The part of an RNA shown here (small-subunit ribosomal RNA, 3' major domain) has 476 nucleotides and comes from an uncultured bacterium. Rfam family: Bacterial small subunit ribosomal RNA. The full RNA is in RNAcentral, with records from Greengenes.
Context: one part of a larger RNA
RNA sequence: UGACGGGGGCCCGCACAAGCGGUGGAGCAUGUGGUUUAAUUCGAUGAUACGCGAGGAACCUUACCCGGGCUGGAACGGAGGGGGAACGAGCCGGAGACGGCGAGGUCCUUCGGGACUCCCUCCGAGGUGCUGCAUGGUUGUCGUCAGCUCGUGCCGUGAGGUGUCGGGUCAAGUGCCAUAACGAGCGCAACCCCUACCGCCGGUUACCAUCGGGUUAUGCCGGGGACUCCGGCGGCACUGCCAUCGCAAGAUGCGAGGAAGGCGGGGAUGACGUCAAAUCAGCACGGCCCUUACGUCCGGGGCCACACACGUGUUACAAUGGGGGGCACAGCGAGCAGGUGCAUGGCGACAUGCAUCGAAUCAUGAAAUCCCCUCCCAGUUCGGACUGGAGUCUGCAACCCGACUCCACGAAGCUGGAUUCGCUAGUAAUCGCGCAUCAGCCAUGGCGCGGUGAAUACGUUCCCGGGCCUUGCACU
Numbered sequence: 001u002g003a004c005g006g007g008g009g010c011c012c013g014c015a016c017a018a019g020c021g022g023u024g025g026a027g028c029a030u031g032u033g034g035u036u037u038a039a040u041u042c043g044a045u046g047a048u049a050c051g052c053g054a055g056g057a058a059c060c061u062u063a064c065c066c067g068g069g070c071u072g073g074a075a076c077g078g079a080g081g082g083g084g085a086a087c088g089a090g091c092c093g094g095a096g097a098c099g100g101c102g103a104g105g106u107c108c109u110u111c112g113g114g115a116c117u118c119c120c121u122c123c124g125a126g127g128u129g130c131u132g133c134a135u136g137g138u139u140g141u142c143g144u145c146a147g148c149u150c151g152u153g154c155c156g157u158g159a160g161g162u163g164u165c166g167g168g169u170c171a172a173g174u175g176c177c178a179u180a181a182c183g184a185g186c187g188c189a190a191c192c193c194c195u196a197c198c199g200c201c202g203g204u205u206a207c208c209a210u211c212g213g214g215u216u217a218u219g220c221c222g223g224g225g226a227c228u229c230c231g232g233c234g235g236c237a238c239u240g241c242c243a244u245c246g247c248a249a250g251a252u253g254c255g256a257g258g259a260a261g262g263c264g265g266g267g268a269u270g271a272c273g274u275c276a277a278a279u280c281a282g283c284a285c286g287g288c289c290c291u292u293a294c295g296u297c298c299g300g301g302g303c304c305a306c307a308c309a310c311g312u313g314u315u316a317c318a319a320u321g322g323g324g325g326g327c328a329c330a331g332c333g334a335g336c337a338g339g340u341g342c343a344u345g346g347c348g349a350c351a352u353g354c355a356u357c358g359a360a361u362c363a364u365g366a367a368a369u370c371c372c373c374u375c376c377c378a379g380u381u382c383g384g385a386c387u388g389g390a391g392u393c394u395g396c397a398a399c400c401c402g403a404c405u406c407c408a409c410g411a412a413g414c415u416g417g418a419u420u421c422g423c424u425a426g427u428a429a430u431c432g433c434g435c436a437u438c439a440g441c442c443a444u445g446g447c448g449c450g451g452u453g454a455a456u457a458c459g460u461u462c463c464c465g466g467g468c469c470u471u472g473c474a475c476u
Stems, first nucleotide, its partner, number of pairs: 002475001004472002007470007015460002019423004026315008034306002042053002064301007076124009087104001090101004107114002126290002129288003135284002137279003140275001142273001147186006153162003166177002192267004197235007207224002211222003238261001241255001242253004317416001321375006335362001338357008382413001387408007429452007
């Protein structure tokens, strides 16, 4: 100087408290440990691993296992030589890779050759093999916490200190006052994006007030540039005004005005550094190792095993509910190997036909909600696991191991011990919708979108994490 203290003072944070909903009990989904296995590929492991890498494991993926093949190699570049346009339907053997046969095909040319391709030779191959404790890059975390430093000066023999301390203030090392310090940098804030209000400009695919036409009906048509909306530019908020307190910074106000008030809400943005934190399997890269195999191709299997243990979710245990019928109201967004409407068939998943949309043009009845009927507290008209049967779809192929539909079957579960998690407002809770990946899908996951829409915060004693000052110290 730091770090540490079951030392002190001050101050923050869904940290506690006050509330609401969950976890821990049940079934299922998913990840992990363990066990098993020929293999159950590998990595991630307190917070900061465990619906994590994986935003899609039937083959492929795939890195693992078994078996069958290949070796200058599955892919790429260069040089030399030889052959042939390239390409290649089809046939035979085989599980396939592969091996063999092979119809057809006859490019450009300045006639030297060239493009493309096969074979041989040569030089470079290849490795998801090891080391994240050799590394780059990227990332998590403390933490969006308010800190971390420098120049000059001053103080100290020196390590170092001062500045950065003190007072009051702030979300903030924010700004103010004081001051052997005066300034400055990286952080904070602002500049950026979305959202809330207004104005101007511009309008088609959006809109329809006025005028006209038309329909069973509909902006459907002519038209309009008002409104909504779209999207470009600007405005608006600054404690600016008022009152009180204060030296100031600033604080308080069911104050005014205003769509919005004291950082309006949300996002992007992560200082010096810490954890030899994570990643050699995204990529790159030093070193080491393999080279008829630790490379590579293929068929099949495995990554989906199951006495058990844990994490994260989902569905429930019901009447604020279940079932049936009827009537409404969104936003984000994607779409041609696609999205969708209508008609017909089917109880249905879906199929067939026609049509429409590369989309502000087509398609988009969201669900909870509300109204009516029913059930009458029961393992039930709750709950839907599991199982049997019959099917649909994707795909070369659903046995291992897909999703969905219909009928039947109807298990555990009657609110969950100690414990533990999230959340302070359009939030929690609850309801549906969309997207990425994707042939299909094990999505209950992830990322977004809107609908309905609460309760509570006395307070900072205590638990956890953090900041500043100070004190002790056997550690540095």